[in-house]
RNA sequence: GGAGUCUGCCAGGCAGCCGCGGAAGAGGCUUCUUCCGAGGAAAGUCCGGGCACCAAAGGGCAGGAUGCCGGCUAACAGCCGGGCGCAGCAAGCCUCGCAAGAGGCCCAAGGCGACGGAAAGUGGCACAGAAAACAAACCGCCGAUGGCGGCCUCGCGGCAUACGAGGCCGUACAGGCAAGGGUGAAAAGGCGAGGUAAGAGCUCACCGCACCCUUGGUAACAAGGGUGGCAGGCAAAACCCCAUCCGGUGCAAGACCGAAUAGGGGAGCCAUGGCGUGGCCCGCGCCGCUCCCGGGUUGGUCGCUCGAGGCCAUUCGUGAGAAUGGCCCUAGAGGAAUGGCUGCCCACGACAGAACCCGGCUUAUCGGCAGACUCCCUCU
Numbered sequence: 001g002g003a004g005u006c007u008g009c010c011a012g013g014c015a016g017c018c019g020c021g022g023a024a025g026a027g028g029c030u031u032c033u034u035c036c037g038a039g040g041a042a043a044g045u046c047c048g049g050g051c052a053c054c055a056a057a058g059g060g061c062a063g064g065a066u067g068c069c070g071g072c073u074a075a076c077a078g079c080c081g082g083g084c085g086c087a088g089c090a091a092g093c094c095u096c097g098c099a100a101g102a103g104g105c106c107c108a109a110g111g112c113g114a115c116g117g118a119a120a121g122u123g124g125c126a127c128a129g130a131a132a133a134c135a136a137a138c139c140g141c142c143g144a145u146g147g148c149g150g151c152c153u154c155g156c157g158g159c160a161u162a163c164g165a166g167g168c169c170g171u172a173c174a175g176g177c178a179a180g181g182g183u184g185a186a187a188a189g190g191c192g193a194g195g196u197a198a199g200a201g202c203u204c205a206c207c208g209c210a211c212c213c214u215u216g217g218u219a220a221c222a223a224g225g226g227u228g229g230c231a232g233g234c235a236a237a238a239c240c241c242c243a244u245c246c247g248g249u250g251c252a253a254g255a256c257c258g259a260a261u262a263g264g265g266g267a268g269c270c271a272u273g274g275c276g277u278g279g280c281c282c283g284c285g286c287c288g289c290u291c292c293c294g295g296g297u298u299g300g301u302c303g304c305u306c307g308a309g310g311c312c313a314u315u316c317g318u319g320a321g322a323a324u325g326g327c328c329c330u331a332g333a334g335g336a337a338u339g340g341c342u343g344c345c346c347a348c349g350a351c352a353g354a355a356c357c358c359g360g361c362u363u364a365u366c367g368g369c370a371g372a373c374u375c376c377c378u379c380u
Stems, first nucleotide, its partner, number of pairs: 001376010012345007020037007039351001043362002046360005051250004058282004063246005068082005083115001084113003092105005116241002121239002124234002138181002140177003145174002147171009189207002192204003208230001209228008254302004264293006273287004309328008
């Protein structure tokens, strides 16, 4: 200097005039002054909580969630670090090519993983293929042994057929094979040698797999050694098995004040009963409860913003974070507040507006700034 990748920050600004919402103060028939006033995602409503209410908040079943290991956190399906696996850009190497380029191997930083279990069991794998899990023979190889056919030799015998024995050749009938080829995502572990009639872990070496041991590591796991010829795939985002965890409902939660009405009508259960905030059972608590029709109020205050809060520094930690100290208060509408005009600057402004609050995830997105990591080239 170039390329690749990851992380963090900003989100138009300044000034003037008029107009909105909140807080505080002063004054007074509602006026003035000061301060504050939408986001990085406010979106989705997908996770986790705070808070409120019910429930004596207990036990079990069903159900649901999570799923490599270890940490952080209030908690989490989040974040951090590590492990294993997968794909693969750049760079590098090899082959072909005149070149452009193509193919293969390896593959940094980084990316992805719904990452426990297929030897507990049940079920599934279309099409293709012989065959898709207690599996098998389409093409093909062999045919040692047996059969069939031909030939030769010997024996018996006057000769020959026949008979007996042996050998050679052929056939591919019986039989043997699952090594080679084909199909497929996947086909009785891979590769090399021996062996065999031809083959096969049949045998051997190496790799893979299972079990055991040693070393390192908190662990997942890694390295090494030994024994064994060995369970031949995919898939559990199929049912299932294993481990851990889980009350429920939700600000339309809920609390208070005020006002009004019809202490209305009907049906059912009724202590061996009814009701009790997801379902069922046991326990426990209460003594009434459930449904339909009809009537009244649909007013006000609170909840409502001081928070697992923000910023800065130091220390510890690889890091997520933690501790200590200091400073700060930064929206609370209620049919829903920040709008209009003018001037200047500029990066020319995308996606887009709080409704109880917070920590995450996901989605959308104009442009700008900063840092880190990896590889290549050049110079010193």